[in-house]
The part of an RNA shown here (large-subunit ribosomal RNA, domain II) has 687 nucleotides and comes from a marine metagenome.
Context: one part of a larger RNA
RNA sequence: UCCGGGGAGUUGUUGGGAGUGGCAAGGUUAAGGGAGAGGACUCCUGGAGCCGUAGGGAAACCGAGUCCGAAUAGGGCGAUAAGUCGCUUUCAGCAGACCCGAAACCGGGCGAGCUACCCCUGGCCAGGGAGAAGGUCCGAUAACACGGACUGGAAGCCCGAACCCGUAGCUGGGACAAAAGCUUGGGAUGAGCUGGGGGUAGAGGUGAAAUGCCAAUCGAGCUCGGAGAUAGCUGGUUCUCCCCGAAAUGCCUUUAGGGGCAGCCUUGGGGUAAGGAUGUCGGAGGUAGGGCACUGGAUGGGUAAGGGGGCGCGAGCUUACCGACCCCAACCAAACCACCAAUGCCGGCAGACCAUCCCCAGGAGUGAGACGGUGAGGGAUAAGCCCCAUCGUCGAGAGGGAAAAAGCCCAGACCGUCGGCUAAGGCCCCCAAGUGCGGACUAAGUGGAGAAGGAUGUGAGGUUCCCCAGACAGCCGGGAGGUUGGCUUAGAAGCAGCCAUCCUUGAAAGAGUGCGUAAUAGCUCACCGGUCGAGGGAUCUUGCGCCGAAAAUGAAACGGGGCUAAGUCCGCCGCCGAAGCCGCGGACUUCUUGCUGAGAGGCAAGAAGUGGUAGGGGAGCGUCCCCGUCAGCGCAGAAGGAGGACCGGCAAGGGCCUCUGGAGCGGCGGGGAGUGAGAAUCCCGGA
Numbered sequence: 001u002c003c004g005g006g007g008a009g010u011u012g013u014u015g016g017g018a019g020u021g022g023c024a025a026g027g028u029u030a031a032g033g034g035a036g037a038g039g040a041c042u043c044c045u046g047g048a049g050c051c052g053u054a055g056g057g058a059a060a061c062c063g064a065g066u067c068c069g070a071a072u073a074g075g076g077c078g079a080u081a082a083g084u085c086g087c088u089u090u091c092a093g094c095a096g097a098c099c100c101g102a103a104a105c106c107g108g109g110c111g112a113g114c115u116a117c118c119c120c121u122g123g124c125c126a127g128g129g130a131g132a133a134g135g136u137c138c139g140a141u142a143a144c145a146c147g148g149a150c151u152g153g154a155a156g157c158c159c160g161a162a163c164c165c166g167u168a169g170c171u172g173g174g175a176c177a178a179a180a181g182c183u184u185g186g187g188a189u190g191a192g193c194u195g196g197g198g199g200u201a202g203a204g205g206u207g208a209a210a211u212g213c214c215a216a217u218c219g220a221g222c223u224c225g226g227a228g229a230u231a232g233c234u235g236g237u238u239c240u241c242c243c244c245g246a247a248a249u250g251c252c253u254u255u256a257g258g259g260g261c262a263g264c265c266u267u268g269g270g271g272u273a274a275g276g277a278u279g280u281c282g283g284a285g286g287u288a289g290g291g292c293a294c295u296g297g298a299u300g301g302g303u304a305a306g307g308g309g310g311c312g313c314g315a316g317c318u319u320a321c322c323g324a325c326c327c328c329a330a331c332c333a334a335a336c337c338a339c340c341a342a343u344g345c346c347g348g349c350a351g352a353c354c355a356u357c358c359c360c361a362g363g364a365g366u367g368a369g370a371c372g373g374u375g376a377g378g379g380a381u382a383a384g385c386c387c388c389a390u391c392g393u394c395g396a397g398a399g400g401g402a403a404a405a406a407g408c409c410c411a412g413a414c415c416g417u418c419g420g421c422u423a424a425g426g427c428c429c430c431c432a433a434g435u436g437c438g439g440a441c442u443a444a445g446u447g448g449a450g451a452a453g454g455a456u457g458u459g460a461g462g463u464u465c466c467c468c469a470g471a472c473a474g475c476c477g478g479g480a481g482g483u484u485g486g487c488u489u490a491g492a493a494g495c496a497g498c499c500a501u502c503c504u505u506g507a508a509a510g511a512g513u514g515c516g517u518a519a520u521a522g523c524u525c526a527c528c529g530g531u532c533g534a535g536g537g538a539u540c541u542u543g544c545g546c547c548g549a550a551a552a553u554g555a556a557a558c559g560g561g562g563c564u565a566a567g568u569c570c571g572c573c574g575c576c577g578a579a580g581c582c583g584c585g586g587a588c589u590u591c592u593u594g595c596u597g598a599g600a601g602g603c604a605a606g607a608a609g610u611g612g613u614a615g616g617g618g619a620g621c622g623u624c625c626c627c628g629u630c631a632g633c634g635c636a637g638a639a640g641g642a643g644g645a646c647c648g649g650c651a652a653g654g655g656c657c658u659c660u661g662g663a664g665c666g667g668c669g670g671g672g673a674g675u676g677a678g679a680a681u682c683c684c685g686g687a
Base pairs, nucleotide, nucleotide: 001687002686003685004684005683006682011095012094013093014092015091016090017089018088019087020086021085022084023083026051027050028049032045033044034043035042036041055062056061065077066076067075068074098236099235101233105226106225107224108223109222110221116200117199118198119197120196121195122194123193124192125190127159128158129157134151135150136149137148138147139146163187164186165185168183169182170181171180202218204214205213206212211220239620240619241618242617243616244615249262250261251260252259253258263366264365265363266362267361268360269359270358271357275354276353278350279349280348281347282346283345289339290337291336295333296332297331299329300328301327302326306322307321308319309318310317311316369394370393371392372391373390374389375388377386378385399410400409401408414586415585416584417583419582420581421580425576426575427574428561429560430559434573436572437571438570439569440568441567447563453547454546457544458543459542460541461540462539463538464537465536466535474531475530476529477528478527480504481503482502485499486498487497510525514523515522587610588609589608590607591606592605593604594603595602596601621676623673624672625671626670627669628668629667630666632665633664640660641659642658643657644656646655647654
């Protein structure tokens, strides 16, 4: 991993509801008792009790009323609708209550043959080194002290086997081994190591202390029991078809991944046409926008109280500084408004259209939402960001498009069909359909990513200036004099800087545009003439392009090929294209009508419908057992097993045939369940 088998909504009781049945102003017995061959079953008995038949009030009490009240005001609760006992089913409460699953808690026991510490009694430590105290002798002293030699053999001394330990590295890593092997290393007369016997026990022991150890387990051992602990958590929960079909919100919650109530779904009953959409009329309101009288902010100007500076002994004078109010002008605001929409909301009326809507009762699920468009807030006018509102889609939605792609675009899949039309999107090839038509743009492979910013790219349009009395560009020539203007400066001569910026000649020429010099010089420009001979310059608006342009495996920023149209814009014709729509055939559901039937229902016609998770409702299939029935089937072959291209059913499934098998089994009508397997790191077995 596969196969086979096992595997989860049960039972009792108390209530609510639905269906169905008995009796009915009544309904019903419980325990117990009796009978039947009688502990279970059936019948009888048993009327304690319970529910209903009257309510109101705290009660006294009154009573179709009663309570509050002074009240024959008013108001509250009642009266004017039948119940009750079974059976089936559904939901809830109590019980383990759909199944499996803790970490844990408590009680009684079992453990110190592992290990920790302690007690008793034994055992063990090759060899080597070093040489404390003490001692002896000698020296030495007044005597000691002291010195030397020898002796001596101390110590948690040294080196190092056994023994004990386990430092570092490697190997091992489904191992040799649930802690090892090899090399290396520490202790090795000691707080040493070790045999045997014994002791301490879990709310505990022991601990040279690490929460260590107490039998491969220790922040509280193991085992059995309480026990099916509890699990707002995770996983799993088994046949079919039909109808409807959600939510991820609000409030509250020791609440936030759980709940209660409401909302939204479903089923039954009732009310009826209340509901929706649209039109019209009438409302409430202060958003968008706009505005600046108000509340605030904020700018320029005018005027100006006041202030500051200067002068004055002072009165005061003055000022190019600041400047309230006021005036003019241009602005800003969620918490500003003298203005004020569109929508939306509430209500009246209308009626073509849709068919909802409200109440009561049973059953739920949901209460993690996601993205997109729009309007706000938070954030950084960030986020596949967070949080609201509103609409859509996904969720629970398949199909077509977007290369691929829940949330985007188109469009809502009952089934069949080798028929047709379209949507989005497409029509050169991959790839269904135009290498379609007309006009224009782009030259960048722009298209097929990107900003500020930059540029004689190119197309279209506007404004303005110059121009055959010759423009623009090029070429030829001129570009002068006073003068080196004055100042400054070492110098300053057009050209460091400051000031002034005149006059003359002239066709024109700046007290000089740039380069240049130490300063001159030199080159050049403005400006003028000539040559040439037709347009030239500036600026604005706009279409499409260009640069700006760096990322991580490999081209890799059109899906690919490839494209100069197969790119872009405008106009037009045609076609392709989906589970959309239509055609044909078929099925089912609901409603209406008709026929039929006691009813349940059946048949026919018409209309509408049939995506679907959680979930609600309906109808069925099959397995096992029991009762009744078929005077059913069966050794001339039951069940079970294998195969089948057969028949019928929408399906679960049912038949039939062949083979196998070898003794039981089925149809119909009922009843009862240990009743359906693919998932639970499910359990057991096998491969």
The coordinates come from a structure-prediction model, not an experiment, and the mean pLDDT is 87.
Rfam family: Bacterial large subunit ribosomal RNA. Its family is annotated with ribosome and structural constituent of ribosome in the Gene Ontology.